[in-house]
RNA sequence: UUCUUCGGGGUCGGGUGAAAUUCCCUACUGGCGGUAAAGUCCGCGACCCGGAGCCAGGCGUUAGAGAAAUCAUGAAGGCCUGCUCCGGCUGACUCGGUGAAACUCCGGGACCAACAGUAAAGUCUGGAUGAAAGAAGAA
Numbered sequence: 001u002u003c004u005u006c007g008g009g010g011u012c013g014g015g016u017g018a019a020a021u022u023c024c025c026u027a028c029u030g031g032c033g034g035u036a037a038a039g040u041c042c043g044c045g046a047c048c049c050g051g052a053g054c055c056a057g058g059c060g061u062u063a064g065a066g067a068a069a070u071c072a073u074g075a076a077g078g079c080c081u082g083c084u085c086c087g088g089c090u091g092a093c094u095c096g097g098u099g100a101a102a103c104u105c106c107g108g109g110a111c112c113a114a115c116a117g118u119a120a121a122g123u124c125u126g127g128a129u130g131a132a133a134g135a136a137g138a139a
Base pairs, nucleotide, nucleotide: 001139002138003137004136005135006134013025014024015023027123028122029113030112031044032043033042034041039111040110048088049087050086051085052084053083055082056081057080058079059078064071065070093109094108095107096106097105115126116125117124
């Protein structure tokens, strides 16, 4: 460098109500890399927003565009989708113990979780049998 494969989990049970896996009690879950083993530290990815490239394709319109060759087999300019790059946004932790070293292990107590739908959602449905940080293997 090329190819192949892998690459996100989770409301048991109960209450109220016409209706809630969304409210209340409770239960359960935790992508990737770093590092003394991490949902909370540092960084990354995805989601979302903005800009650029004109790279690929499409749409409609139109006769000029270019240094020239050339171009109605559609110029210049416009819109849309995808791709690439850049930027923005992007939640949450403490106490004690052990140790050379741990906000990562052990014990206690906390906290967090995008967007759309809907009786208000980390867990249902949807974008997504998608994509990606990366990991493994082969040449």